[in-house]
Context: one part of a larger RNA
RNA sequence: UGACGGGGGCCCGCACAAGCGGUGGAGCAUGUGGUUUAAUUCGAUGAUACGCGAGGAACCUUACCUGGGCUUAAAUGGAGCGACCGCUGCCGAAAGGUGGCUUUCCUUCGGGACGAACUACAAGGUGCUGCAUGGUUGUCGUCAGCUCGUGCCGUGAGGUGUCGGGUUAAGUCCCAUAACGAGCGCAACCCCUAUCGUUAGUUGCUAGCAGGUAAUGCUGAGUACUCUAACGAGACUGCCGGUGUAAACCGCGAGGAAGGUGGGGAUGACGUCAAAUCAGCACGGCCCUUAUGUCCAGGGCGACACACGUGUUACAAUGGCCAGUACAAAGAGCAGCUACAUGGUGACAUGAUGCUAAUCUCCAAAACUGGUCUCAGUUCGGAUUGAAGUCUGCAACUCGACUUCAUGAAGUUGGAUUCGCUAGUAAUCGCGCAUCAGCCAUGGCGCGGUGAAUACGUUCCCGGGCCUUGUACA
Numbered sequence: 001u002g003a004c005g006g007g008g009g010c011c012c013g014c015a016c017a018a019g020c021g022g023u024g025g026a027g028c029a030u031g032u033g034g035u036u037u038a039a040u041u042c043g044a045u046g047a048u049a050c051g052c053g054a055g056g057a058a059c060c061u062u063a064c065c066u067g068g069g070c071u072u073a074a075a076u077g078g079a080g081c082g083a084c085c086g087c088u089g090c091c092g093a094a095a096g097g098u099g100g101c102u103u104u105c106c107u108u109c110g111g112g113a114c115g116a117a118c119u120a121c122a123a124g125g126u127g128c129u130g131c132a133u134g135g136u137u138g139u140c141g142u143c144a145g146c147u148c149g150u151g152c153c154g155u156g157a158g159g160u161g162u163c164g165g166g167u168u169a170a171g172u173c174c175c176a177u178a179a180c181g182a183g184c185g186c187a188a189c190c191c192c193u194a195u196c197g198u199u200a201g202u203u204g205c206u207a208g209c210a211g212g213u214a215a216u217g218c219u220g221a222g223u224a225c226u227c228u229a230a231c232g233a234g235a236c237u238g239c240c241g242g243u244g245u246a247a248a249c250c251g252c253g254a255g256g257a258a259g260g261u262g263g264g265g266a267u268g269a270c271g272u273c274a275a276a277u278c279a280g281c282a283c284g285g286c287c288c289u290u291a292u293g294u295c296c297a298g299g300g301c302g303a304c305a306c307a308c309g310u311g312u313u314a315c316a317a318u319g320g321c322c323a324g325u326a327c328a329a330a331g332a333g334c335a336g337c338u339a340c341a342u343g344g345u346g347a348c349a350u351g352a353u354g355c356u357a358a359u360c361u362c363c364a365a366a367a368c369u370g371g372u373c374u375c376a377g378u379u380c381g382g383a384u385u386g387a388a389g390u391c392u393g394c395a396a397c398u399c400g401a402c403u404u405c406a407u408g409a410a411g412u413u414g415g416a417u418u419c420g421c422u423a424g425u426a427a428u429c430g431c432g433c434a435u436c437a438g439c440c441a442u443g444g445c446g447c448g449g450u451g452a453a454u455a456c457g458u459u460c461c462c463g464g465g466c467c468u469u470g471u472a473c474a
Stems, first nucleotide, its partner, number of pairs: 001474002003471003007468007015458002019421004026313008034304002042053002064299007072122001081115002086101006104113003124288002127286003133282002135277003138273001140271001145184006151160003164175003190265004195233007205222002209220003236259001239253001240251004302440001315414001319373006331362003336355002340351004380411001385406007427450007
């Protein structure tokens, strides 16, 4: 100087407390361990692995296994050759192997273009080392810290500044001061959102006027309103009162759409964990070279006594079922989204129309109204299984999703424990997108609808910041 303490002081955080909803019990989905296997490819392992890499494993992917093949796919250079392509036969699961037919162009005759096979160098490797590395990332932590120049103090390591008194979300600011300044962080500048104005009105909108329909901005018309998307205004403790030297704090204060960081995002200091990644990519070294390279078929990554994590569906009446009826946002669409009509109980099929989209389409559910069920393993719950189908795709056996009929398991609120959340949040309800032929999506990322409870407080648990103290630790 640090680190540590079941030392002290001050302070903060959904850290506790106060609340709401979950986990742990059941079924299923998914990941992991273990076991099994010819193979169940590899990586990730307290917090910081385990719906993670994977934003799509039937083939492909695919790296693994079994079996069958090849020896150079692509690129580059060199020597010799004239074909390659095309048509067709046999073996084969295919890859591949082996045959038949056919067969160059330009030329200044020096050569050139093109092409396959051959030779050689070389290539190739998801082989090893993340403890040789780059790049990227997680975490402490969006915590308020980490440093430098000059000066001063100390023999020196080093200290001071950065401490103290206040204040703040903040090393934020003020005062004091052997320190005076500065840098990286904080904040602000950026984006979205909440209010208003200006500009612009089409594909959007429709107040007034007119036309028209069974009905609809449907049409003329308009640019008011909503909205769209560019520019601006607006919030700064600016004003008032109180406390205070000041910074600042307090106020059911005014004004205001918004008030003290308005809400959300992006943004992650010096560093820590020899943290993660050689399988995204790059790269040093080592290793393989008729194989650890490469092609193909089939299988596996989907196994199953068991254990754990993360989810989802429930156990019901604030509910289930039936009928009627209303209201979004954000996105996507041409090998696409599909109105509408017809057929089918349905998944869907057939026909057909609009839209390269503010124009057309995908397109809501909970809620509300009425009826029924009456506390049961039930009209709860839907696993499992049987049968018949639909769709995608060369192909759904291993191993797809969906539909219909039948079947109707466990489960009656879950031990110790443990997790999330402070407001348009939790809870609950649907919708969309990426990947994608299809889909094992209950996942991930977004969007809106409905919409709470509680916070006395900081004694305690956990993590962190500053000061101080002890130490046989570095």